RNA sequence: AGAGUUUGAUCAUGGCUCAGGACGAACGCUGGCGGCGUGCCUAACACAUGCAAGUCGAACGGUCCAGUUGAAAGAUUGGAUAGUGGCGGACGGGUGAGUAACGCGUGAGCAACCUACCUUAGAGAGAGGAAUAACGCAGGGAAACCUGUGCUAAUACCGCAUAACAUGCUACAGUCGCAUGGAAGUAGCAUCAAAGGAACGCAAGUUCCGCUUUAAGAUGGGCUCGCGUCCGAUUAGAUAGUUGGCGGGGUAACGGCCCACCAAGUCGACGAUCGGUAGCCGGACUGAGAGGUCGGCCGGCCACAUUGGGACUGAGACACGGCCCAGACUCCUACGGGAGGCAGCAGUGGGGGAUAUUAGGCAAUGGGGGAAACCCUGACCUAGCGACGCCGCGUGAAGGAAGAAGGUUUUCGGAUUGUAAACUUCUUUGACGAGGGACGAUAAUGACGGUACCUCGAGAACAAGCCACGGCUAACUACGUGCCAGCAGCCGCGGUAAUACGUAGGUGGCGAGCGUUGUCCGGAUUUACUGGGUGUAAAGGGCGAGUAGGCGGGACGGCAAGUCAGAUGUGAAAUACGGAGGCUCAACCUCCGGGCUGCAUUUGAAACAGCUGUUCUUGAGUGAUGGAGAGGUAAGCGGAAUUCCUGGUGUAGCGGUAAAAUGCGUAGAUAUCGGGAGGAACACCGGUGGCGAAGGCGGCUUACUGGACAUCAACUGACGCUGAGGCGCGAAAGUGUGGGGAGCAAACAGGAUUAGAUACCCUGGUAGUCCACACUGUAAACGAUGGAUACUAGGUGUGGGAGGACUGACCCCUUCCGUGCCGGAGUUAACACAAUAAGUAUCCCACCUGGGGAGUACGGUCGCAAGAUUAAAACUCAAAGGAAUUGACGGGGACCCGCACAAGCAGUGGAGUAUGUGGUUUAAUUCGAUGCAACGCGAAGAACCUUACCAAGGCUUGACAUCCUACUAACGAAGUAGAAAUACAUUAGGUGCCCUUUUAGGGAAAGUAGAGACAGGUGGUGCAUGGUUGUCGUCAGCUCGUGUCGUGAGAUGUUGGGUUAAGUCCCGCAACGAGCGCAACCCCUGCUGUUAGUUGCUAACAGGUAAAGCUGAGCACUCUAGCAGGACUGCCGGUGACAAACCGGAGGAAGGUGGGGAUGACGUCAAAUCAUCAUGCCCUUUAUGAUCCGGGCUGCACACGUGCUACAAUGGCCGGUACAGAGAGAAGCGAAGCCGCGAGGUGGAGCAAAUCUCAGAAAGCCGGUCACAGUUCGGAUUGCAGGCUGCAACUCGCCUGCAUGAAGGCGGAAUCGCUAGUAAUCGCGAAUCAGCACGUCGCGGUGAAUGCGUUCCCGGGCCUUGUACACACCGCCCGUCACACCACGAAAGUCGGCAACACCCGAAGCCGGUGGGCUAACCUAAAUAGGAGGCAGCCGUCGAAGGUGGGGUUGGUAAUUGGGGUGAAGUCGUAACAAGGUAACCGUA
Repeated sequence: AGAGUUUGAUCAUGGCUCAGGACGAACGCUGGCGGCGUGCCUAACACAUGCAAGUCGAACGGUCCAGUUGAAAGAUUGGAUAGUGGCGGACGGGUGAGUAACGCGUGAGCAACCUACCUUAGAGAGAGGAAUAACGCAGGGAAACCUGUGCUAAUACCGCAUAACAUGCUACAGUCGCAUGGAAGUAGCAUCAAAGGAACGCAAGUUCCGCUUUAAGAUGGGCUCGCGUCCGAUUAGAUAGUUGGCGGGGUAACGGCCCACCAAGUCGACGAUCGGUAGCCGGACUGAGAGGUCGGCCGGCCACAUUGGGACUGAGACACGGCCCAGACUCCUACGGGAGGCAGCAGUGGGGGAUAUUAGGCAAUGGGGGAAACCCUGACCUAGCGACGCCGCGUGAAGGAAGAAGGUUUUCGGAUUGUAAACUUCUUUGACGAGGGACGAUAAUGACGGUACCUCGAGAACAAGCCACGGCUAACUACGUGCCAGCAGCCGCGGUAAUACGUAGGUGGCGAGCGUUGUCCGGAUUUACUGGGUGUAAAGGGCGAGUAGGCGGGACGGCAAGUCAGAUGUGAAAUACGGAGGCUCAACCUCCGGGCUGCAUUUGAAACAGCUGUUCUUGAGUGAUGGAGAGGUAAGCGGAAUUCCUGGUGUAGCGGUAAAAUGCGUAGAUAUCGGGAGGAACACCGGUGGCGAAGGCGGCUUACUGGACAUCAACUGACGCUGAGGCGCGAAAGUGUGGGGAGCAAACAGGAUUAGAUACCCUGGUAGUCCACACUGUAAACGAUGGAUACUAGGUGUGGGAGGACUGACCCCUUCCGUGCCGGAGUUAACACAAUAAGUAUCCCACCUGGGGAGUACGGUCGCAAGAUUAAAACUCAAAGGAAUUGACGGGGACCCGCACAAGCAGUGGAGUAUGUGGUUUAAUUCGAUGCAACGCGAAGAACCUUACCAAGGCUUGACAUCCUACUAACGAAGUAGAAAUACAUUAGGUGCCCUUUUAGGGAAAGUAGAGACAGGUGGUGCAUGGUUGUCGUCAGCUCGUGUCGUGAGAUGUUGGGUUAAGUCCCGCAACGAGCGCAACCCCUGCUGUUAGUUGCUAACAGGUAAAGCUGAGCACUCUAGCAGGACUGCCGGUGACAAACCGGAGGAAGGUGGGGAUGACGUCAAAUCAUCAUGCCCUUUAUGAUCCGGGCUGCACACGUGCUACAAUGGCCGGUACAGAGAGAAGCGAAGCCGCGAGGUGGAGCAAAUCUCAGAAAGCCGGUCACAGUUCGGAUUGCAGGCUGCAACUCGCCUGCAUGAAGGCGGAAUCGCUAGUAAUCGCGAAUCAGCACGUCGCGGUGAAUGCGUUCCCGGGCCUUGUACACACCGCCCGUCACACCACGAAAGUCGGCAACACCCGAAGCCGGUGGGCUAACCUAAAUAGGAGGCAGCCGUCGAAGGUGGGGUUGGUAAUUGGGGUGAAGUCGUAACAAGGUAACCGUA
């Protein structure tokens, strides 16, 4: 510090996710030691048991025990102690429920206060009195406990005396303070104190501890104020003791704190009130910081102590381990009544994902009491438990290659685990055993603890796991699995070769831990103060005037709140940071330092900003003059047109559409003429012209009226800009009331279209559209661009004005205001914007923060309604969206090409038949090919074989290959069984080849038998592959290097103007070149030359035949087959741009590629083929292999493709007769001759072929016949008789003869081929092959028609345009319905919570009143009394809980209901994206 993820790719926007750190954690697996920390985050839920606050006998009277003394009484000493009394139980310890508050933090204030114990200082302590616990007696009660009566003490209680520098009042004169007021002084009056104890001493007394009062300090508190302190406006108004005053009461003290009276205030958009949440801080975590989050441990403050209320005591409490009352709960009970409060330490139950011992000790530190000893102390110090966290250590170290074994993997060679182990040498930290043994306490006292630590001993001995390994992200292989099981933080893996699942090996990371989950910060500049945006990505309010607020021109002066500087105080400690020190280090601890960004006080400065004063004119406004304008409102007027009414003319149609129909019309329409009525809108001018803030405004005239602009520079003197709320205006549609209604026209009706057509089209037609008044308040209200001001190159139009110049209204120049286009810098993601900014700056407002849910629900406000406005959440997705790029596509455009259409010729589709396919059938009908680009295709030839299929029979190292062992040559006839394979029989026969030391041995090849390794598979996967092939398409395209442009994908080149069959060539051009394609080079053919001359040829010569190149001869010709020439737009004319090229012409056998072939760019279709072959993986192994016989591939209701033959006279038949080319031939072609009607037979010449054979070419030509018929057309089908091949023609071959003689009379919709030696037509040959050809591949013969042209159909090329497509239109995608699940809203109701309010009841208690009852201290010349004072009791105010009531608010739940979301293959349509087939969209009905 970044990374992954939207796309085919790109840039930007934007969300989601990850890597880091942290934790009072939890869970999973694992677990050696020590140190330091830390440990109920949930039920402020309930608590058994023990402990956590006592102490003082030197305050007091008793009691008990022990001792001394004594005869005893007693005295005395020590110890203990219930009670009275004192101090302490307000500290310490716990918890965070409540609290949004002066609660906390920070800084001030109290002239409005208190403070026990402690310290300092002053003064004092005289003299009395009356009681009461304990105790005794009596009594009640289950208990807790209580009552009566009697006795007694005090440092308990009460008068009195004394007393001021105390307190209160009065007076005086000054002084101080910001104010109320304060302090001190003088004088006078009044008021209030006290307690003793211990030690020593004979005593006096002394000392110590106490006591009273005053002043001061210290400490601790109380109160007040400034500032700061979470979320919600879907909480906007709140408040009656409320705000203030006067007077009282109360308090330590101010105060509505309380009360009476008076006034009507007080708080609030700078957020009151209400609701939700929360203890606050020092600090902690994170972060570069600014910030964000948190407030556990430690420290400060606050609050609370079962819930609520209350006071008492006290220096201090409204009191955790005190009291009273009420509620809930628990316990005891004799049922009458009592007891209790762990949010102290342990511990229990419960809750929970989860959190410890009912431990030791007061040794230390600290606290309470005491004179002290000492006692108490679950504060505290320790130990225990938990890897909960941080830190440290160990589980060994060095050497060690046969790179062991084993594991894994393998291309079988190896690689890896791996110096790892073994083995050798060495060490001993921890743990273990033994011994010594602290600091903490400088005298005693040690829980920890025989602990830390030290020494010795033994022995590598006792001590390693967890997670990950597709990318992010370090780390890879094998097997298993097969969209299953599973993984997953995001993207995403898994459908038979998974580095992503599971396991193993290996590797990486961390390590006594490692992962997961949760939460917070970070990354996230993704709330942007630092540090973001708003034309199109989310985002400018529809527009205006204007309130609060924010911001604000020039000059001079004053002040000093902001600002800046200095000083002072504070900012506790701890933490953090720097330095040092102590535990062996570290964690941890200690010391020192700076800092703590803050607040307050004070002193100063005066530039800026603020306030204030004076002043200025340029901002702003006023005035004067002037012209422009669909600016607004109202009234009046006008013509054209539509419709209607009326009259005339006139006759059969009109109207409407793509075409029609509905509709109108013989009752007279449409058309046309005259007259009339009525409503609405204003042609031409008219213009990216004008005006207005926007919406918007268009005939003419008049009236009223708003604004802008220009010129002048007279006046005011900053009066300005913006503008939350609020107010006003605001298209269309819509609403209300009343008018009006010609045309148009939602709804509606009819006619068409259509699969349907609730639409588009047509005919009608009502609201509405118009007017008046009132409402609504929204639009894609758009420049998708808020307003204001200033600045920043130009060019060119246009509207309004002014000035200059000019003879001039023109033109020209300058300038201001408006409105457009182009364009530079700059900006921008790009597109684009560019003085009318989206540039550079300042100010103010509005708005945005992923998509969907949703501008929806609920609530509020507004509205008559429709609805508008404000405006969420649950849930769900990993995207949604912008701009641009390359493609593809379009029922977009432009250009061009092709037998693409058109023009023609001949066909197919109809018939019969052949063949292939589908389907069906079957034991099997083997398999593959399936739009073009499968279907006479693989198959250039299924009777057996082929053959892969089926049925039956037999084989299992096998029909075939390699290796091993043994044996044997191999081989084996006839015969028997069987369908054959095979089996039996080996009895017949037979003994080979090579080498050699030839009795014999070895070898090669072969066979038999055996054992396994293996063979075999036309079994699967063409979606694992190679190779081969088809197709677009013989279409003209496809790319690269360098350069340039662009942030980039990419572009340019390759586009453009011409031209071509062609990206062919030329020209132009930020491109210049190049490659694969095109063309050419190759083959055949067309002309010529030359060479050669047999098997070819024959002109001349000779011979010769029935005929014949038959023979000699020749190579001239034809021909054969080598070489060469020839054609290149080369020449001429025209067109064209002086080009390329095109058009025409000459010459030529051939002319613009002469004709044909071979040749197929980058790529597309997961195209075809595992059954040509090869091949990975999987499957099979007495079978999915191999063998044999028979059957099947030929089955047949049907459908389709491709052919053949026809339907006839351009023909059929009969007779005669002519002319090819290219091929094939030895298990072959097979001549002549003979036989047969024929197929064929016989025969065997010749020929491995320019020699022989197949071999007769046919159409054609000549002659004859048939005469338009189901025929002398057509030949299917069938019968009979034959031929050929072959082991074998039944299923199932071909051919021949005779006989039979079907459909068919030119073919519906539709559709194929072909542009010249082509179509059409005619025959010939070959491959395969024993035989089988209407198919296929070749060959020649005869030999046309048409092409205006490119509008349309199909396919293709190039440019451009749109796009929401990129699996690319066979694309994408919308809504209803149906099903499942999820969350939410509404809902008759129903069940809770909360905070208030009204009323009722009213505990305890304080206060007030009363007090007839009771009453020790004091008073009264006295007293069985009275008084003062007090108490009980009663009454009253207040008052918790409780009750009643109606509302509010917030949750749960609910029949039913509503929409929403999600969900591989449901239904219906086709709305959107292309002109998406009716352009789309916004508002409204």

RNAcentral holds the sequence, with entries from ENA and SILVA. Small-subunit ribosomal RNA from an uncultured bacterium, 1485 nucleotides, folded computationally. Its Rfam family is "Bacterial small subunit ribosomal RNA". The coordinates come from a structure-prediction model, not an experiment, and the mean pLDDT is 85.